[in-house]
RNA sequence: ACAAUGGAGAGUUUGAUCCUGGCUCAGGAUGAACGCUAGCGGCAGGCCUAAUACAUGCAAGUCAAACGGGUAGCAAUACCAGUGGCGUACGGGUGCGUAACGCGUAUGCAACCUACCUUUAACUGGGGGACAACAGCGGGAAACUGCUGCUAAUACCCCGUAACGCAGGGGCACGGCAUCGUGAUACUGCUAAAGAAGCGAUUCGGUUAGAGAUGGGCAUGCGUUCGAUUAGCUAGUUGGUGCAGGUAACGGCUCACCAAGGCGACGAUCGAUAGGGGCUCUGAGAGGAGAAUCCCCCACACUGGCACUGAGAUACGGGCCAGACUCCUACGGGAGGCAGCAGUAGGGAAUAUUGGGCAAUGGAGGAAACUCUGACCCAGCCAUGCCGCGUGCAGGAAGAAGGCCCUCUGGGUUGUAAACUGCUUUUGAUAGGGAAGAAAGAGGUCAUGCGUGACCAGUUGACGGUACCUAUCGAAUAAGCACCGGCUAACUACGUGCCAGCAGCCGCGGUAAUACGUAGGGUGCAAGCGUUGUCCGGAUUUAUUGGGUUUAAAGGGUGCGUAGGCGGUUUAUUAAGUCAGUGGUGAAAGACGAUCGCUCAACGAUUGCAGUGCCAUUGAUACUGGUAAACUUGAGUAGUGCAGAGGUAGCUGGAAUUGAUCGUGUAGCGGUGAAAUGCAUAGAUAUGAUCAAGAACGCCAAUUGCGAAGGCAGGUUACUGGACACUCACUGACGCUGAGGCACGAAAGUGUGGGGAUCAAACAGGAUUAGAUACCCUGGUAGUCCACACUGUAAACGAUGAUAACUCGCUGUUGGCCCCUGGGGUCAGCGGCUUAGGGAAACCGUUAAGUUAUCCACCUGGGGAGUACGCCGGCAACGGUGAAACUCAAAGGAAUUGACGGGGGUCCGCACAAGCGGUGGAGCAUGUGGUUUAAUUCGAUGAUACGCGAGGAACCUUACCUGGGCUAGAAUGUGAGUGAAGCUAUCAGAAAUGGUAGCGUCCGCAAGGACACGAAACAAGGUGCUGCAUGGCUGUCGUCAGCUCGUGCCGUGAGGUGUUGGGUUAAGUCCCGCAACGAGCGCAACCCCUGCGAGUAGUUACCAGCGAGUUAAGUCGGGGACUCUACUCGGACUGCCUGUGCAAACAGAGAGGAAGGAGGGGACGACGUCAAGUCAUCAUGGCCCUUACGCCCAGGGCCACACACGUGCUACAAUGGUCGGUACAAAGGGUCGCCACUUGGUAACAAGGAGCCAAUCUCUAAAGCCGAUCACAGUUCGGAUUGAGGUCUGCAACUCGACCUCAUGAAGCUGGAAUCGCUAGUAAUCGGGUAUCAGCCAUGAUCCGGUGAAUACGUUCCCGGACCUUGUACACACCGCCCGUCAAGCCAUGGGAGUUUGGUGUACCUGAAGUCGGCCGGUUCAAGGUCGAUUAGGGUAAAACAGGCGACUGGGGCUAAGUCGUAACAAGGUAGCCGUACCGGAAGGUGCGGCUGGAACACCUCCUUU
Repeated sequence: ACAAUGGAGAGUUUGAUCCUGGCUCAGGAUGAACGCUAGCGGCAGGCCUAAUACAUGCAAGUCAAACGGGUAGCAAUACCAGUGGCGUACGGGUGCGUAACGCGUAUGCAACCUACCUUUAACUGGGGGACAACAGCGGGAAACUGCUGCUAAUACCCCGUAACGCAGGGGCACGGCAUCGUGAUACUGCUAAAGAAGCGAUUCGGUUAGAGAUGGGCAUGCGUUCGAUUAGCUAGUUGGUGCAGGUAACGGCUCACCAAGGCGACGAUCGAUAGGGGCUCUGAGAGGAGAAUCCCCCACACUGGCACUGAGAUACGGGCCAGACUCCUACGGGAGGCAGCAGUAGGGAAUAUUGGGCAAUGGAGGAAACUCUGACCCAGCCAUGCCGCGUGCAGGAAGAAGGCCCUCUGGGUUGUAAACUGCUUUUGAUAGGGAAGAAAGAGGUCAUGCGUGACCAGUUGACGGUACCUAUCGAAUAAGCACCGGCUAACUACGUGCCAGCAGCCGCGGUAAUACGUAGGGUGCAAGCGUUGUCCGGAUUUAUUGGGUUUAAAGGGUGCGUAGGCGGUUUAUUAAGUCAGUGGUGAAAGACGAUCGCUCAACGAUUGCAGUGCCAUUGAUACUGGUAAACUUGAGUAGUGCAGAGGUAGCUGGAAUUGAUCGUGUAGCGGUGAAAUGCAUAGAUAUGAUCAAGAACGCCAAUUGCGAAGGCAGGUUACUGGACACUCACUGACGCUGAGGCACGAAAGUGUGGGGAUCAAACAGGAUUAGAUACCCUGGUAGUCCACACUGUAAACGAUGAUAACUCGCUGUUGGCCCCUGGGGUCAGCGGCUUAGGGAAACCGUUAAGUUAUCCACCUGGGGAGUACGCCGGCAACGGUGAAACUCAAAGGAAUUGACGGGGGUCCGCACAAGCGGUGGAGCAUGUGGUUUAAUUCGAUGAUACGCGAGGAACCUUACCUGGGCUAGAAUGUGAGUGAAGCUAUCAGAAAUGGUAGCGUCCGCAAGGACACGAAACAAGGUGCUGCAUGGCUGUCGUCAGCUCGUGCCGUGAGGUGUUGGGUUAAGUCCCGCAACGAGCGCAACCCCUGCGAGUAGUUACCAGCGAGUUAAGUCGGGGACUCUACUCGGACUGCCUGUGCAAACAGAGAGGAAGGAGGGGACGACGUCAAGUCAUCAUGGCCCUUACGCCCAGGGCCACACACGUGCUACAAUGGUCGGUACAAAGGGUCGCCACUUGGUAACAAGGAGCCAAUCUCUAAAGCCGAUCACAGUUCGGAUUGAGGUCUGCAACUCGACCUCAUGAAGCUGGAAUCGCUAGUAAUCGGGUAUCAGCCAUGAUCCGGUGAAUACGUUCCCGGACCUUGUACACACCGCCCGUCAAGCCAUGGGAGUUUGGUGUACCUGAAGUCGGCCGGUUCAAGGUCGAUUAGGGUAAAACAGGCGACUGGGGCUAAGUCGUAACAAGGUAGCCGUACCGGAAGGUGCGGCUGGAACACCUCCUUU
């Protein structure tokens, strides 16, 4: 260069990831159907179901120029039935049957036929007798039919002639393919014919023969569905002989005889399904699927059988018989066959007109005209499909109205869309014109030897006055359907509220649904659009192209070996495979290319290519195969040596166990978490001696060795298998694998016979427990052992088939050999690590899961199920083989991050422990639940609700209830208008509210203004709902030390690394190390209070010194020292010392210091968790109410009270109570206030009254201390409860306030189980203040100071938390997941006494028509009769097979909230699982053997690194 023009994915398993794997979608197609919709045309298509039944019409006739006759007519002539000829075997329909030489393809017939047609050759002479029609006479309802008589022919028969024909035997030539064929040839025998038309020429026929063409027949190779849960089938079966019979022809096609064959794992037989092909759809292709229309072949014609006629049929519109069905009937008998075109009924989701015409094309007959033709050509119906056209085009922003949406005086969108203006006229309407398809034939003329040809004139159109053309009119007549969560292009509002509904998959819907319904808008396609069904694709998801099998589904338990598949080196030959050339074929149509015709296209025409195939032929010979010869490296043999729990049989040994006997000995033994059952004073256990029995073999001993696997262990003997090494002697490819087959095959189990010590299913008892059919304990039988015989399975595992070759290293070890010097070399094994490579990863890595080759086995989503049925094996248990319906959208592997563990390691915390004081018991207060109520408003509910929201419920608050009222409303603004505002009195009423009377008469000259009232209207209002729509705020984990990011690196990825490790810390605090290096939010620090000091500043605070002064007093002058006040600094940093340590840091009654290792306290709360709390603080989306769910008022309620709980107060007393005296705070508050002081009152308090807007005045301590009294009691403890009398606040203390006085004097004597707080100025204890507030239910909350302890050995345990690691079937994350029985509903299915249906075969009986044969018949032929063979159909019988129904029964699947348990997942609380056996409501338990797909710990060994 040529060739080649073509291949897309997505969703869904998870918290996330990678993989495996199924399900689903996007595409194309359709003889389709259904829903909605619909303007036109062209071209196609149109019963896929009941090969169901069919009314009616038509679909095959024609020839009078073959023949006789009849009817009509005067006749010409026309018509009619019959005889005769040709046709009816074509054309048209359907797909029942058929798995077959049926079809396709390629060949063969030397084994055949062929009417009409073409061509060649020859012939066409003579005669005869009938039968229809017709006539006559009959039968019958009809269909039809009998007898007698006349008659023609191209009907039938005979004779003549006759071969190149046929038959017979013969020689010759040529050829071939085995039998043989062809040609010419001599002889013998046999066999033909028809006429008609025309005046005639002549034409059309007839007979024989040859050839051709066409059409068929037969045979063969190859190809042609599924099932082995169909494995054996076959009697004319397989072959032969017979010039057998038969046929157009070969042949068991048929018959007689002989032989015993033939087919089959390369799938016979049987069963199921099915017409085959060209082609069609899809696909990149290879393939897969289909078999409508058109073409070819086959089969069929109501079902089955049979032949006749004929060139051709076993005949769709012919015949006979049988059967089913329908119709007619006079009951005697007859008629029929739409799977031809229409049409009807039925079936069905579903498929058209009882149309026109022979004008064209084709067919039949005819000499022809012509006739016939539901073939065909047309039209009709149907959007069934394909193709084409149209429903206008241009301008047009006030971006109209209306709709919809919104953040709503406005904006957006529908949308240049409409209106409006201009233009066009396809289509439409009307009118006019108007085809092609038609050329003929027949006629005439001419040419021609004949076929025939040329020319002339005229005739023929169903479609159809159609297509098409022209004119006029006028945007005029014409748009829908589906979708809009992702896949998948396209979004909002309303309605609904797990309802109604959607859904192809994932999935939507439980009050803000882009997923339901509607609307607006949008997207896609468009006279269609969607849905459903089916096929291919995507699906490399059956993998030839082009897959896999360690763990995802999948390697057979292991070996030997048959068939088969595959096979070392060399040479020669062959040419089967293979490759190349050539020839034939591969029908047409279709597909593809080109060109052309309908205005385009669909559609059609012409032409070319292709058709990957088959056959033949010629050649090539590398490879494969065949043949022959050779080789040695594969394989085997031999010799020598060597190791070993290799196997079988026998003999034998000691320890232990149990038992027995005899002793010693005495009260327990045994067993467990603890016990008990059990054994034991009839002497156990323990111990000694002796004896017996059976089973197993300590040390050696080891990731050791041997074996095919299972498996094999004391010693020894006999027999025996295999491996390995060395020698390189022998054979010479003898090999590898291996479907079926055969053998071996742990444990359990089975049979028979032994044996029986131990252990031990079942079983019994004791415990445990809610139960305990278990785990634990005491017993204990099969069994465990032996022999023989079965069984044939295991996690029979390396979850890894066998063989061969190739591909880096290090290291340990077993057995050989070599140089015997070495960490040497070499062969065969058994281990560990690792490179490349592979892998989804984990991991594998010369013992491959790497790279290749050969063979075998197996897999194809999960469940149902290794189940059912069938078959095979087994004594049984059971094993092998091995489905389907139905159901789910997953099931699964590896790894990741979390969470969790009755896993491990490390660490922390008032977590435990050690202490102190409480709660739980009492009374009361307060909150909550519950109950009650007209209402007891609402919220908060484990920790993290419950003296909480509430830091003040008598009214108010107040949200609740009852009743009375208001409706633009209780507030505010605008507001026409009115009036000063306002005040007083009074009436009704519970008040709200309503009414009455009176006073008042603003500023401004005016306009107007201030204030008040105020209709309509616009803005209301809601403590109504949703805290699961929200903001904000808050609680909790938790002041726990964590949570992340950038870049880099590692990993396919989720992700990891950093953040792990070694130390250290209160701390992810810091240090060191390190594929990490840095950074952020947290920690710490920065802020405040407090502890020390300094500086500055001194009023109202202070007062040392000085002065004054008082009874006293910082009272005064003054002072700035002190205390204090309040501002600024300093100070503490492991800085110093010693020790330990690499460092960080830690330790030290260290030094110094007021304070020492964060000095104490506070504020401060990372990423996040709990859909935590709050819509009733507030704000806010949505929803809801609007003469009420809003607002006002009165009264009531929130304070109820059999009860339960939380939080507190006060106590139970002497560390105390009471009385008297006496001392010392801090921090706050105060003008509707704090109130000194005085007076009154017992007191609460009241009346006076000074000061103070406060470091000035005022509110102000108690425990303590001193003294007295009380002596252990229900008290001089305790104060509840109740009575009486008061005080104060307030409009008002009844429900329902506090306080005071007197009286009353309850429970309670230290509190069960259980539980809370606290580690130092803490607990405990004592009082004080404040907020709220008229007052107060405050014992609450919060702040302040006074007094002022005890204890911590320690981290085993409880709780919570942090980090690392491990397991996981969890991820809503253990309050997880999840198994089985039982109960309920639904679904499909197995068994099932039986019952029923179907097809097939077998045996026997019967046997129509027909054919063949025999016989009779007859002068002969025939008719007819009869017999035999065959056979459709019918019947009987026994079985087998397939299906339906089936009382009852078995398991299975599915189904928000049923029952019982807890088997599995973590060490799942007894590790789990496999096989087997027994047992149990159930999961399951136990025994025996096996596996790791078990955690943890310890040890051993090996490896890696140093």

This is a predicted structure of a 1506-nucleotide RNA (small-subunit ribosomal RNA) from Siphonobacter sp. BAB-5385. The RNAcentral record of the sequence draws on ENA and SILVA. Model confidence (mean pLDDT): 83 of 100.